[in-house]
Molecule: c-di-AMP riboswitch aptamer (ydaO/yuaA leader)
Organism: Bacillota bacterium
RNA sequence: UUGGUGAAUACGCCGAAUCCGACGAUUGUCGGUACGGGGGAUACGUAAUUGGGGUGAAACUGCGCAAGCAGUUGAGCAACCUUUCAGCUCAAACCCGUCAACUAACCUCGGAGGCUUGGAAAGGGGUCACU
Numbered sequence: 001u002u003g004g005u006g007a008a009u010a011c012g013c014c015g016a017a018u019c020c021g022a023c024g025a026u027u028g029u030c031g032g033u034a035c036g037g038g039g040g041a042u043a044c045g046u047a048a049u050u051g052g053g054g055u056g057a058a059a060c061u062g063c064g065c066a067a068g069c070a071g072u073u074g075a076g077c078a079a080c081c082u083u084u085c086a087g088c089u090c091a092a093a094c095c096c097g098u099c100a101a102c103u104a105a106c107c108u109c110g111g112a113g114g115c116u117u118g119g120a121a122a123g124g125g126g127u128c129a130c131u
Stems, first nucleotide, its partner, number of pairs: 003131005012115003019032005035110005051099001052096004059072005073091005080124006
């Protein structure tokens, strides 16, 4: 280095949202940071004025007075990773304020919070032991 056999792989998930330093002293303040968002020319493109727009998966259609139900579609889920099937869950909330397509330079903002699956198959990549 290669082949064969065997064994183990519980702390993870959603989200951009992690990490570092200083001061303070009790869950704070400040500065930075991985990683994310918005605004913003020309050329090009395209509508709208019933206002319009942004983050996000969180939309469309039908029935219903409403609450809500169903379908389609979209998002998430687990033990190394990817894909497929099955099953389960979600389809909210907030913001701008009459205004914004894209967009170089440039400007600016966030860097939170919340949670719990242990079904199968195929392919791939590592660790350890023996040979």